[in-house]
RNA sequence: GCCACCUUAGCUCAGCGGUAGAGCAAUGCUUUCGUAAAGCAUAGGUCGCGAGUUCAAAUCUCGCAGGUGGCUCCA
Numbered sequence: 001g002c003c004a005c006c007u008u009a010g011c012u013c014a015g016c017g018g019u020a021g022a023g024c025a026a027u028g029c030u031u032u033c034g035u036a037a038a039g040c041a042u043a044g045g046u047c048g049c050g051a052g053u054u055c056a057a058a059u060c061u062c063g064c065a066g067g068u069g070g071c072u073c074c075a
Stems, first nucleotide, its partner, number of pairs: 001071007010024004018055001026042005048064005
């Protein structure tokens, strides 16, 4: 330099045009002599950034940034 993939809650991920979700973690409550475990509930989001298409975009298209992997060059 080229190619592919990834970027969504604190962490790991799902969701592939029509209300943004799960598990774990956090907080509160129940339970217990107490703790852990368990159960219930609550909170937590610029869907990487910008633009385009569309009645409508996390989802489709383009550009940019970051990351992972592969290939090539390095006389």
About this RNA:
This is a predicted structure of a 75-nucleotide RNA (transfer RNA) from a Phycisphaeraceae bacterium. The coordinates come from a structure-prediction model, not an experiment, and the mean pLDDT is 81. Taxonomically the source falls in Phycisphaeraceae (Bacteria, Pseudomonadati, Planctomycetota, Phycisphaerales). It matches the Rfam family "tRNA". By type it is a transfer RNA. It was read from a public genome assembly.